[in-house]
């Protein structure tokens, strides 16, 4: 400093489902919860997926890719 990713150590996120709330929808936000998560942290750039009110619209980053940052130190 690049890699790796341990039956380590500290912390971190939170899938299903439930209650409220926005949104026509996709879905998203809050509260609860936990199946997993080493980027399950950001990005819709490119691939795939969804959804409408089809237009010069949107939505999934926990689908997989580029690109950004990032906490920890056995092998």
């Nucleotide at each position: 400093c690049c890699a790796c990713g341990a039956a380590a150590a500290a912390g971190g996120c939170a899938a299903a489902c439930c209650c409220g709330g926005a949104g026509c929808g996709a879905u998203c936000c809050g509260g609860g919860g936990a199946c997993g998560c080493a980027a399950a942290g950001c990005c819709a750039g490119g691939g795939g997926g969804c959804u409408c009110a089809c237009g010069u619209a949107g939505c999934c980053g926990g689908c997989c890719c580029a690109g950004c940052u990032a906490c920890c130190g056995a092998a």
The RNA shown here (c-di-GMP-I riboswitch aptamer) has 75 nucleotides and comes from an Actinomycetota bacterium. The coordinates come from a structure-prediction model, not an experiment, and the mean pLDDT is 89.